[in-house]
The prediction has a mean pLDDT of 82. A computed fold for a 104-nucleotide RNA from Acetobacterium sp., annotated as c-di-GMP-I riboswitch aptamer.
RNA sequence: AUCAGAAAAAGGCAAAGCAGGGGAAACCCUGGGACGCAAAGCUAAAGGGUCUAAAGCCGUGGUCAGGGCACCAAACCGCCACGAUACGACAGCCAGCUGCCGCA
Repeated sequence: AUCAGAAAAAGGCAAAGCAGGGGAAACCCUGGGACGCAAAGCUAAAGGGUCUAAAGCCGUGGUCAGGGCACCAAACCGCCACGAUACGACAGCCAGCUGCCGCA
C1' cells in the first nucleotide's frame, strides 16, 4: 500500500417498540432503549433503487347546490374521487468518498 475481518485492545454507533416535539405524508429531532453494525462515519446538488403526494400542474371518472344563463340543455368553470407527478424523504438497499485496530 492492498485487504477474505482471525484473535484482542481502546473506544464508537443504535433497529423495533415507548414518551415528548416537528411534518399533509414519507420521515425527522430529543430522551430513554438495544436488534444489530468494521464504516450503522460523510454524501440524497444531479449514479441506480425505494417511500411519500399536502399544494400546484396534468389525466380519468363523477357531480347536490352555484357560475355559464332572462329561460332550457351542452361545453366550460367550480366541487368530489382516483391516477400520475419531487424540487419532499431514505445512506441500517446498492453506490461514491473518508477512516480506527489488526492475523493472513